[in-house]
RNA sequence: ACUUCAUCCAGAGCAGCUGAGGGGUCCGGCCCUGCGACGCUGCGGCAACCACCGAUCCGCCUUCCGAGGCGCAGCGGCAGGUGCCAAUUCCGGCCCGCAUUCGCGGGGAAGAUGAGGG
Numbered sequence: 001a002c003u004u005c006a007u008c009c010a011g012a013g014c015a016g017c018u019g020a021g022g023g024g025u026c027c028g029g030c031c032c033u034g035c036g037a038c039g040c041u042g043c044g045g046c047a048a049c050c051a052c053c054g055a056u057c058c059g060c061c062u063u064c065c066g067a068g069g070c071g072c073a074g075c076g077g078c079a080g081g082u083g084c085c086a087a088u089u090c091c092g093g094c095c096c097g098c099a100u101u102c103g104c105g106g107g108g109a110a111g112a113u114g115a116g117g118g
Stems, first nucleotide, its partner, number of pairs: 002117007013043005021032003026093004044085003048082003052077003056073001058071005089110001094107005
């Protein structure tokens, strides 16, 4: 590379450098952007997964019957490893249902992130 599972309507800024595009791919919208976007750097922050800590339920084992250990589920904390800090993954484009005017609801596809495999 590829693959499995989970999550994606919440949350989170300042400064420096750069200088024209950017919002994953293609298309249609709609937005951001010389009042400097995007990108990089510094500091800061948020809290999805992993890690760590804490208590609780349940199951199993041990027990000197005081309790201890292992596993599991969600909760709280923390901010170590990643990640993230415009707009629902910005919305839609494929299928189903309802409406048959705009649309609404659900499910997919694809993408992103994490953990595992590789």
This is a predicted structure of a 118-nucleotide RNA (SAM riboswitch aptamer (S box leader)) from Glycomyces harbinensis. It was read from a public genome assembly, where an Rfam model found it. Its Rfam family is "SAM riboswitch aptamer (S box leader)". From the family's description: The SAM riboswitch is found upstream of a number of genes which code for proteins involved in methionine or cysteine biosynthesis in Gram-positive bacteria. NCBI's taxonomy places the organism under Bacteria, Bacillati, Glycomycetales, Glycomycetaceae, Glycomyces.